RNA sequence: GGGCAUAUAGCUCAGCGGUUAGAGCACUGAUCUUAUAAGUCAGGGGUCGAUGGUUCGAAUCCAUCUAUGCCCA
Numbered sequence: 001g002g003g004c005a006u007a008u009a010g011c012u013c014a015g016c017g018g019u020u021a022g023a024g025c026a027c028u029g030a031u032c033u034u035a036u037a038a039g040u041c042a043g044g045g046g047u048c049g050a051u052g053g054u055u056c057g058a059a060u061c062c063a064u065c066u067a068u069g070c071c072c073a
Stems, first nucleotide, its partner, number of pairs: 001072007010025004018056001027043005049065005
């Protein structure tokens, strides 16, 4: 220099262009226990990597850029 993949909650990951973006673990509160853990119930936490475009409507499609990883030279 060229090509490919990934980027979504604190972590690991889902998520056909359509109603409010979800799960597990973690965190907080309650319950339970002599106490802790486990269990049960409830809750908080996201401007979906950035900018622009297409569309009535974009996490999802397109372009460019950024970061990380892999391959080729």
A computed fold for a 73-nucleotide RNA from a Candidatus Shapirobacteria bacterium, annotated as transfer RNA. The sequence was found in a public genome assembly. NCBI's taxonomy places the organism under Bacteria, Bacteria candidate phyla, Candidatus Shapironibacteriota. Rfam family: tRNA. Its mean pLDDT, the model's own confidence on a scale to 100, is 81.